Notes:
Transfer RNA from Gemmata sp. SH-PL17, 74 nucleotides, folded computationally. Model confidence (mean pLDDT): 82 of 100. NCBI's taxonomy places the organism under Bacteria, Planctomycetota, Planctomycetia, Gemmatales, Gemmata.
[in-house]
RNA sequence: GGCGGGGUAGCUCAGAGGUUAGAGCACUCGCUUCAUAAGCGAGGAGUCGUGGGUUCAAUUCCCACCCCCGCUAC
Numbered sequence: 001g002g003c004g005g006g007g008u009a010g011c012u013c014a015g016a017g018g019u020u021a022g023a024g025c026a027c028u029c030g031c032u033u034c035a036u037a038a039g040c041g042a043g044g045a046g047u048c049g050u051g052g053g054u055u056c057a058a059u060u061c062c063c064a065c066c067c068c069c070g071c072u073a074c
Stems, first nucleotide, its partner, number of pairs: 001072007010025004018056001027043005049065005
């Protein structure tokens, strides 16, 4: 350099045109307990990598760029 995969909550990931962007773990509060853990309930946390394009409508499709991983090449 070429090809492919990925970037969404603190972490691991789902979501593949429309609704309110979700789950698990973690965190906070409460219940329970002599206490802790476990369990149960509630809650906070998101410019969906950046910029454009298509569309009535984009996390989702298209283009460019940035970053990470893998394969490959003189």
It matches the Rfam family "tRNA". Rfam classes the family as a transfer RNA.